[in-house]
Context: one part of a larger RNA
RNA sequence: AUUGAACGCUGGCGGUAUGCUUAACACAUGCAAGUCGAACGGUAACAGGCAAAGCUUGCUUUGCGCUGACGAGUGGCGGACGGGUGAGUAACGCGUGGGAAUCUGCCUACUAGCGGGGGAUAGCCCGGAGAAAUCCGGAUUAAUACCGCAUAAGCCCUACGGGGGAAAGCUGGGGAUCUUCGGACCUGACACUAGUAGAUGAGCCCGCGUUAGAUUAGCUUGUUGGUGGGGUAAUGGCCUACCAAGGCAACGAUCUAUAGCUGGUCUGAGAGGACGAUCAGCCACACUGGGACUGAGACACGGCCCAGACUCCUACGGCAGGCAGCAGUGGGGAAUAUUGGACAAUAUGCGAAAGCCUGAUCCAGCAAUACCGCGUGUGUGAAGAAGGCCUGAGGGUUGUAAAGCACUUUCAAUUUUGAAGAAAUGCUCUUGGUUAAUAACCUCGAGUCUUGACAUUAGCAAUACAAGAAGCACCGGCUAACUCCGUGCCAGCAGCCGCGGUAAUACGGAGGGUGCAAGCGUUAAUC
Numbered sequence: 001a002u003u004g005a006a007c008g009c010u011g012g013c014g015g016u017a018u019g020c021u022u023a024a025c026a027c028a029u030g031c032a033a034g035u036c037g038a039a040c041g042g043u044a045a046c047a048g049g050c051a052a053a054g055c056u057u058g059c060u061u062u063g064c065g066c067u068g069a070c071g072a073g074u075g076g077c078g079g080a081c082g083g084g085u086g087a088g089u090a091a092c093g094c095g096u097g098g099g100a101a102u103c104u105g106c107c108u109a110c111u112a113g114c115g116g117g118g119g120a121u122a123g124c125c126c127g128g129a130g131a132a133a134u135c136c137g138g139a140u141u142a143a144u145a146c147c148g149c150a151u152a153a154g155c156c157c158u159a160c161g162g163g164g165g166a167a168a169g170c171u172g173g174g175g176a177u178c179u180u181c182g183g184a185c186c187u188g189a190c191a192c193u194a195g196u197a198g199a200u201g202a203g204c205c206c207g208c209g210u211u212a213g214a215u216u217a218g219c220u221u222g223u224u225g226g227u228g229g230g231g232u233a234a235u236g237g238c239c240u241a242c243c244a245a246g247g248c249a250a251c252g253a254u255c256u257a258u259a260g261c262u263g264g265u266c267u268g269a270g271a272g273g274a275c276g277a278u279c280a281g282c283c284a285c286a287c288u289g290g291g292a293c294u295g296a297g298a299c300a301c302g303g304c305c306c307a308g309a310c311u312c313c314u315a316c317g318g319c320a321g322g323c324a325g326c327a328g329u330g331g332g333g334a335a336u337a338u339u340g341g342a343c344a345a346u347a348u349g350c351g352a353a354a355g356c357c358u359g360a361u362c363c364a365g366c367a368a369u370a371c372c373g374c375g376u377g378u379g380u381g382a383a384g385a386a387g388g389c390c391u392g393a394g395g396g397u398u399g400u401a402a403a404g405c406a407c408u409u410u411c412a413a414u415u416u417u418g419a420a421g422a423a424a425u426g427c428u429c430u431u432g433g434u435u436a437a438u439a440a441c442c443u444c445g446a447g448u449c450u451u452g453a454c455a456u457u458a459g460c461a462a463u464a465c466a467a468g469a470a471g472c473a474c475c476g477g478c479u480a481a482c483u484c485c486g487u488g489c490c491a492g493c494a495g496c497c498g499c500g501g502u503a504a505u506a507c508g509g510a511g512g513g514u515g516c517a518a519g520c521g522u523u524a525a526u527c
Base pairs, nucleotide, nucleotide: 001526002525003524005523006522007521008520009519012374013373014372015371016370017369018367019366020332025330026329027328029327030326031325034077035076036075039074040073042070043069046068047067048066049064050063051062052061053060054059055058084285085284086283093210094209095208096207097206098205099204102202103201107198108197109196110195111194112193113192115149117147118146125138126137127136128135129134155164156163157162169190171188172187173186174185177184178183211257212256213255218248219247220246223245224244225243226242227241228240229239230238260282261281262280263279264275265274266273267272287308288307289306290305291304310321311320313318338364340363341362342361346360347358349356350355377407378406379405380404387398388397389396390395411468413463414462415461417459421454426448427447428446429445432442433441471516472515473514474513475512476497477496478495482511483510484509485508486507492499493498
């Protein structure tokens, strides 16, 4: 000088940060990932409408998916992001610089297409098994779910002859024409299929760097290399069969211990040393161990399966669970916060949009934990008051300090007023594009209606009163600051030197002083 600190005494306000360093110990409860009805069959609840019935004549009941909507279900996208933790890992894990044998949903640009069929299944209904979790059978049904057929500019395979492979619709608007009155048809938006390029993200390989120990000296058999095969998005002993006998190591292999790495942080004139909280990048993990499925992406924190430990329910046959998400509980510990508010902003997901979801995030609460700022008054005031302490008894000191007098009102209190964080979206008009179209859709601009958790906000103003606001450590030397009393090698102090055995500036108290100050000391730790 510093700290994610703790402890003791004390404690007025505000701003900005930070807050389980220990048990990767166990967890009650609530919330933390949903969304789309403009993909689908539908209608459990709510509201409206229509119809019927009853009457108390404005209510009740019943029916109808007709409408707004929507529980459960099929389907799509997202649950691989965001959030947490640092157990493992001394490693291509990380950092840095290169590389070739790769994939990439959503997004952007371009090219080509979007034709015609089929069979199921959940739900609903009926029946059954079970304590429950849940499961089974029958009948019936839809799709942007599933499967063929057609077509193939790119694409893939090829022995260069050829062969293979796709799709899905939904919705807005509309003048003629057709119509079985449902629509066809035209057009726009969004989807869908195949491909190319980009962007983004990810996988892989290599050089160099990356703690300590030799009281760890030899280690290795898929081991090192080759060939054939398999596997992967892709290279490769990644896997397998055969062949060869290699490969690493004193420039420290192997083993052991410790440890997430980095940007950075602290210190220091620097070189260096120590550390890796918050914030940012990468990695690893998700009760412990193993495994794959789905998918563009996982071997998946709030998915699945198996085994184990633990906990819960049970009708003993079985079944459920995973806070190292946010709060919170127990435990451990010197020690670390609320079972708060809101989606207003930023941002993610879904959706055409309105919007919905979001313990991400933004805020509030708690803590002097840290840093910064402010205040606890200002001026005047000698009778140098009283009291305290000391005294050589005269006096000295506390001390302009107090009282008194005159002012001021920051902050806190009370009461008004009151920004910015809000720009969008929506609606109306308008410009341009698209189009057969003055419709719809997209778009430039103008106008307009709204949207704030924080919040009794910040700020401004007013009211009243010096009113509500100072402690802690030290005073032998180092080291700024001295006397008295008590004690008598006792009680005690102490960072080092050392004090204390009857005149202790070193122990304890008092008066006085010194230093810092809403803090001050101590302890721990680093330079």
Predicted 3D model of a 527-nucleotide part of an RNA (small-subunit ribosomal RNA, 5' domain) from an uncultured prokaryote. RNAcentral holds the full RNA, with entries from ENA. The coordinates come from a structure-prediction model, not an experiment, and the mean pLDDT is 85. Its Rfam family is "Bacterial small subunit ribosomal RNA". Rfam links the family to the GO terms ribosome and structural constituent of ribosome.